Predicted 3D model of a 346-nucleotide part of an RNA (small-subunit ribosomal RNA, central domain) from an uncultured bacterium. RNAcentral holds the full RNA, with entries from Greengenes. Model confidence (mean pLDDT): 86 of 100.
Context: one part of a larger RNA
C1' cells in the first nucleotide's frame, strides 16, 4: 500500500525453457460482454440539502422538491477493448548462399615440465631461510648423461579478441550436436513479449559408491619465529585436486544493474559479413570496447550495450541489531539447503 523505490543508501531471482494469467501489428465486415446515451421500475422512513410554514427568536417540529452516486429491465450508439469471419506483410518463424568462433560432447594424438623407478659419471655436500633448524646424504644424495613408467596441465600465440542463456569455454586432428551473424525474399501469415506455480542446468568446496594418484595440498605432525603462536616462514604430509555414475544447489553465481520492444547529437578503435575495389580506405547490418551532446542522477557517475524517453510483463524493498536466527512445514545419506517469524533492544 490510490505512494516511492530497486548500479553504489533496503531492494533484480544465479540462469534458461515455459502451462496458466497479464499485454501484444495493419485493413475490413460484423456482434454487442465491457463502454456510452435515452427510458421504465426500485433505491422506506427518519437523516442530509434546497424552498416555505408553525412555537416572540433559535434549537426543536413541520410541508414540498433534490439528492440518494446502486442495481435490474427496456430501446438505441459502435469510436475504443473484447468475440466471431475474411484479408495483408512490416513483428516472428522457415528456406536457400555464405563465411565465423577458446560453444557442446566423444575418440585418438603430442611436446615440455614434475616426480618416481632402473643404468653410467662423480665426490661431499644438499635442501631452506630474515637467519637458521628439523629434513635428505658415503647403503653415495644433490648435480649431470641415457633409457623406461605413470598422473595432471597444456608455454608462446593471447589481445579491453571470440563463443556460450548463466555457470563458464583454451595444446592438436577427427566425428557427430547445437549457435547467432550476413546476404537474399523463396514460403507460412501475427504464429508474438513476458512468466507465478512447474521442469532443466548451474564455478569451488562437499557427500556416496568404484577407480586414479605425478603436482600441489585443507587435517595432522615436526622445526622456526614469539611473552605465547592452536598463524605467517620451512621439512614433510592424508582427504581432496583428476576419471566414471549418482547426489548437492550454493557464491562478490557482479555490469552489485531482470527480459522484451521502439524513440533519441556526434567522435573513435577493434572482431563477423556485405558493399566498393587500390581511380579504395565512403557506406550497410550484427557484435565488443573507449570518449561525449541533450537528458538522468543525491553524487560518484550513466549516456544508442542508458542508469535518457515511452510501454508490457515478472520478481523484489519499507529504520538497525535480534536473525537469514527460532519454530514449523519442503527437500537432502549426510553437510546442510529452500521458505521464515516474533519477544527484547536503540
Nucleotide at each position: 500500500u490510490u505512494g516511492g523505490g530497486u548500479u553504489u543508501a533496503a531492494a533484480g531471482g544465479g540462469a534458461g525453457c515455459g502451462c496458466a494469467g497479464a499485454c501484444g501489428g495493419g485493413u475490413u465486415u460484423u456482434u454487442a460482454a465491457g463502454u456510452c446515451a435515452g427510458u421504465u421500475g426500485u433505491g422506506a422512513a427518519a437523516g442530509u440539502u434546497c424552498g416555505g410554514g408553525g412555537c416572540u427568536c433559535a434549537a426543536c417540529c413541520u410541508u414540498g422538491g433534490a439528492a440518494u452516486u446502486g442495481c435490474a429491465g427496456u430501446u438505441g450508439a459502435a469510436a475504443c477493448u473484447g468475440g466471431a469471419g475474411a484479408c495483408c506483410u512490416u513483428g516472428a518463424g522457415u528456406g536457400c548462399g555464405g563465411a565465423c568462433g577458446c560453444g557442446g560432447c566423444a575418440u585418438g594424438c603430442g611436446g615440455a615440465a614434475u616426480u618416481c623407478g632402473u643404468g653410467g659419471u662423480g665426490c661431499a655436500g644438499c635442501g631452506g631461510u630474515g637467519a637458521a633448524a628439523u629434513g635428505c646424504u658415503u647403503a653415495g644424495a644433490u648435480a649431470u648423461c641415457a633409457c623406461a613408467a605413470a598422473g595432471a596441465a597444456c608455454u608462446c600465440c593471447g589481445a579491453u579478441u571470440g563463443c556460450g542463456a548463466a555457470g563458464g569455454c583454451a595444446g592438436c586432428a577427427u566425428g557427430c550436436c547445437a549457435g547467432g551473424c550476413c546476404g537474399u525474399a523463396a514460403c507460412u501469415g501475427a504464429c508474438g513479449u513476458u512468466c507465478a506455480u512447474g521442469c532443466u542446468c548451474g564455478a569451488a568446496a562437499g557427500u556416496g559408491c568404484g577407480g586414479g594418484u605425478a603436482u600441489c595440498a585443507a587435517a595432522c605432525a615436526g622445526g622456526a619465529u614469539u611473552a605465547g603462536a592452536u598463524a605467517c616462514c620451512c621439512u614433510g604430509g592424508u582427504a581432496g585436486u583428476c576419471c566414471g555414475c549418482a547426489c548437492g544447489g550454493u557464491a562478490a553465481a557482479c555490469g552489485a544493474u531482470g527480459a522484451a520492444u521502439a524513440c533519441c547529437c556526434g567522435c573513435u578503435g577493434u572482431c563477423g559479413g556485405c558493399g566498393a575495389u587500390a581511380c579504395a580506405a565512403u557506406g550497410c547490418c550484427g557484435g565488443c570496447g573507449g570518449c561525449u551532446u541533450a537528458g538522468c542522477g543525491a553524487a560518484a557517475g550513466c549516456g544508442u550495450u542508458a542508469a535518457g524517453u515511452a510501454u508490457u510483463c515478472c520478481a523484489c524493498c519499507u529504520g538497525g541489531g535480534g536473525a537469514g536466527u527460532a519454530c514449523g512445514c519442503c527437500g537432502g545419506c549426510a553437510a546442510c539447503g529452500g521458505u521464515g517469524a516474533a519477544a527484547c533492544u536503540c